About this RNA:
A computed fold for a 71-nucleotide RNA from a Thermoleophilaceae bacterium, annotated as transfer RNA. Rfam family: tRNA. Its mean pLDDT, the model's own confidence on a scale to 100, is 82. The sequence is in RNAcentral, with records from ENA.
């Protein structure tokens, strides 16, 4: 240098144009003699700018980061 492909709650995963969901961890309650365990509650997220669109997490351009190819 060229080419894919991945970016989504603190971590792992999903939704694939119409209110972002689930498990795990953290945090608050309950149980317990105490810790674990178990219930049972609230938080907390679409990598950035742009575009299409009524209406983007998804479409499209461009960047950026991270992996895998070829040179």
């Nucleotide at each position: 240098g060229g080419g894919g492909g991945u970016g989504u709650c603190g971590c792992c995963c999903g939704a694939a144009g119409g209110u972002c969901g689930g498990g795990u961890a953290g945090c608050g309650g309950c149980c317990u003699u105490u810790u674990a365990a178990g219930c049972c509650g609230a938080c907390g997220g679409u990598c950035u700018g742009g575009g299409u669109u009524c209406g983007a997490u998804u479409c499209c351009c461009a960047g950026c980061a991270c992996c895998c190819c070829c040179a």